[in-house]
Predicted 3D model of a 469-nucleotide part of an RNA (small-subunit ribosomal RNA, 3' major domain) from an uncultured bacterium. Model confidence (mean pLDDT): 83 of 100. The full RNA is in RNAcentral, with records from ENA and SILVA. Its Rfam family is "Bacterial small subunit ribosomal RNA".
Context: one part of a larger RNA
RNA sequence: UGACGGGGACCCGCACAAGCGGUGGAGCAUGUGGUUUAAUUCGAUGCAACGCGAAAAACCUUACCUAUACUUGACAUACUUGGAAUGCUUUGUAAUGAAGUAGUGCCCUCGGGAGCCAAGAUACAGGUGCUGCAUGGCUGUCGUCAGCUCGUGUCGUGAGAUGUUCCGUUAAGUCGGAUAACGAGCGCAACCCUUACCCUUAUUUGCCAGCGAUUCGGUCGGGAACUAUAAGGGGACUGCCGGUGAUAAACCGGAGGAAGGUGAGGACGACGUCAAGUCAUCAUGGCCCUUACGUAUAGGGCUACACACGUGCUACAAUGGAGAAUACAGACGGACGCUAAGCCGCGAGGUGGUGCUAAUCCUAGAAAAUUCUUCGUAGUCCGGAUUGGAGUCUGCAACUCGACUCCAUGAAGUCGGAAUCGCUAGUAAUCGCGAAUCAGCAUGUCGCGGUGAAUACGUUCUCGGGUCU
Numbered sequence: 001u002g003a004c005g006g007g008g009a010c011c012c013g014c015a016c017a018a019g020c021g022g023u024g025g026a027g028c029a030u031g032u033g034g035u036u037u038a039a040u041u042c043g044a045u046g047c048a049a050c051g052c053g054a055a056a057a058a059c060c061u062u063a064c065c066u067a068u069a070c071u072u073g074a075c076a077u078a079c080u081u082g083g084a085a086u087g088c089u090u091u092g093u094a095a096u097g098a099a100g101u102a103g104u105g106c107c108c109u110c111g112g113g114a115g116c117c118a119a120g121a122u123a124c125a126g127g128u129g130c131u132g133c134a135u136g137g138c139u140g141u142c143g144u145c146a147g148c149u150c151g152u153g154u155c156g157u158g159a160g161a162u163g164u165u166c167c168g169u170u171a172a173g174u175c176g177g178a179u180a181a182c183g184a185g186c187g188c189a190a191c192c193c194u195u196a197c198c199c200u201u202a203u204u205u206g207c208c209a210g211c212g213a214u215u216c217g218g219u220c221g222g223g224a225a226c227u228a229u230a231a232g233g234g235g236a237c238u239g240c241c242g243g244u245g246a247u248a249a250a251c252c253g254g255a256g257g258a259a260g261g262u263g264a265g266g267a268c269g270a271c272g273u274c275a276a277g278u279c280a281u282c283a284u285g286g287c288c289c290u291u292a293c294g295u296a297u298a299g300g301g302c303u304a305c306a307c308a309c310g311u312g313c314u315a316c317a318a319u320g321g322a323g324a325a326u327a328c329a330g331a332c333g334g335a336c337g338c339u340a341a342g343c344c345g346c347g348a349g350g351u352g353g354u355g356c357u358a359a360u361c362c363u364a365g366a367a368a369a370u371u372c373u374u375c376g377u378a379g380u381c382c383g384g385a386u387u388g389g390a391g392u393c394u395g396c397a398a399c400u401c402g403a404c405u406c407c408a409u410g411a412a413g414u415c416g417g418a419a420u421c422g423c424u425a426g427u428a429a430u431c432g433c434g435a436a437u438c439a440g441c442a443u444g445u446c447g448c449g450g451u452g453a454a455u456a457c458g459u460u461c462u463c464g465g466g467u468c469u
Stems, first nucleotide, its partner, number of pairs: 007469007015459002019423005026314008034305002042053002064300007073124001077123002079120005086102006106113002126289002129287003135283002137278003140274001142272001147186006153162003165178004192266004197234007207223002211221003237260001240254005316416001320375006333362002337356002342351003382413001387408007429451007
């Protein structure tokens, strides 16, 4: 000077408390450990690993295993020689190969050239092999916590101190005052985006107040008001009033206002810490392999299963299940695509072929909600696992190992021990919708809207953090 203390003082945070809903018990999904295996590829491991890398493991992916092959190589540059490239058929599980066949291109100064293919020789290629404790880059975490420093000056023999402390105040080292300090930088805040109100401009594919028509559909004529769209402006600043305070900063209350004291949300992460994570995104030093630790193909594996843990989904029911009728979204996506009407099928789906390069057409029926009927507390008209049968779709191919549909089956489960998690408002809870990945496959992830609470006395205690001592 720091760090630490079951020392002290002050302060903050869904940290506790007050509430609401969960996890821990059940079944299933998914990840991990363990075990097994020819292989179950590798990494991530307290918070900050475990629905994580993976925004899609049937083949491919794929790095693993088994088998079969290749050795200048699947890929790059350079040299020589020859040849268009390339396509099709048969054989072989396929790669490699063998046989047959089609094909003779482009530019040209006719010397040749560009690109591609084959053979040969060597420099070399190649490595998801090791080291994240050799590294760059990127990322997590403390933490969106309010801190971390510098110049000059002053003090101290010096390490260092001061400034940055103190008194108020703030979300904030935010601001005011005091002050051997005076200033400054990185952070805070603001500048950026979205959202909430208004104005101007624009008016189609969107809108429809008034007028007319109408096939009753903004459909048509028309309109430019409204909604909406998207560009530019305005608006909120403790600006105004009262009180408290030190006549300060500020705080409390009020007015006006769509919004009030950071309006709400996002992006944004200081100096640093953890030899934190990543050599398997990529890059890269060193080491290692070089007829193999490289490359190709087929099949298998990553999907195993006495068990243990994490994260989720569905339930255990009547605020519910089932049947019928009837409303109201937002944000996305769509040409190798989204697909309408109609018809067929109980259904998954098939057929059909309309529209759409999308404010035009389509995915597209929102669901919970509301109304009526039924069930009457039961392992049930709850719950849907499991299994048998029959199918649909994608795709060379659903056996290992896809999703979905129908018929039958109808397990555990009656609200969960110790313990433990999330959340302070359009939040929790609950309800559905969309997208990325993607041939196919979503209970995951990322978004979108609908309905919409309870509680906070307070800071003694638990955890984490800040300042002074």